c-di-GMP-I riboswitch aptamer from an Anaerolineales bacterium, 92 nucleotides, folded computationally.

RNA sequence: CAAACGAAAAGGCAAACCCGUCGAAAGGCGGGGACGCAAAGCUAAAGGGCCUACCGUUGUGGAAACACAACCACGGCAGCCAAGCCGCCGAA
Numbered sequence: 001c002a003a004a005c006g007a008a009a010a011g012g013c014a015a016a017c018c019c020g021u022c023g024a025a026a027g028g029c030g031g032g033g034a035c036g037c038a039a040a041g042c043u044a045a046a047g048g049g050c051c052u053a054c055c056g057u058u059g060u061g062g063a064a065a066c067a068c069a070a071c072c073a074c075g076g077c078a079g080c081c082a083a084g085c086c087g088c089c090g091a092a
Stems, first nucleotide, its partner, number of pairs: 005090002012037002017032006035079001041085003047081002049077003056071006
């Protein structure tokens, strides 16, 4: 000095679950709570992957309303991977 690396110290974040709330749902937000995390900080059509299917399309049943199934994302997941940007500390 901090690219690599990750001992210590100071701190930080917050899974599942519960309560409230928004949403069709996935999921988000707030509070509680800690499984864990050296980026578990930010970036979501425009690198992949995964999740949901209101609406729509198709099929079946039905007089119809509607029900069931399949497909469908510019809806969602950054605590799935990759990538980019920013960032605390300084032992081996």
It was read from a public genome assembly, where an Rfam model found it. Model confidence (mean pLDDT): 86 of 100. It matches the Rfam family "c-di-GMP-I riboswitch aptamer". Rfam describes the family as follows. GEMM was predicted in a large-scale screen for bacterial structured RNA regulatory elements.